A computed fold for a 73-nucleotide RNA from Atta cephalotes, annotated as transfer RNA. Its Rfam family is "tRNA". Rfam classes the family as a transfer RNA. The prediction has a mean pLDDT of 81. The RNAcentral record of the sequence draws on Rfam.
[in-house]
RNA sequence: GGAGGCGUAGCUCAGAUGGUAGAGCGCUCGCUUAGCAUGCGAGAAAUACCGGGAUUGAUUCCUGGCACCUCCA
Numbered sequence: 001g002g003a004g005g006c007g008u009a010g011c012u013c014a015g016a017u018g019g020u021a022g023a024g025c026g027c028u029c030g031c032u033u034a035g036c037a038u039g040c041g042a043g044a045a046a047u048a049c050c051g052g053g054a055u056u057g058a059u060u061c062c063u064g065g066c067a068c069c070u071c072c073a
Base pairs, nucleotide, nucleotide: 001072002071003070004069005068007066010025011024012023013022027043028042029041030040031039049065050064051063052062053061
């Protein structure tokens, strides 16, 4: 330098042929215990890496960057 992949909650990840975002773990509160753990119930937490475009509407489509991973040279 070229090609492909990837970026969503604190972490690991899912999802939707475009209609406004979820799970597990973790965290907070409550019940249970003498207490802790387990279990049960409730809750908080992501305007989706940063821009631009098309669309009534974008996390999803098009496009320019940035970061990371793999391969080729």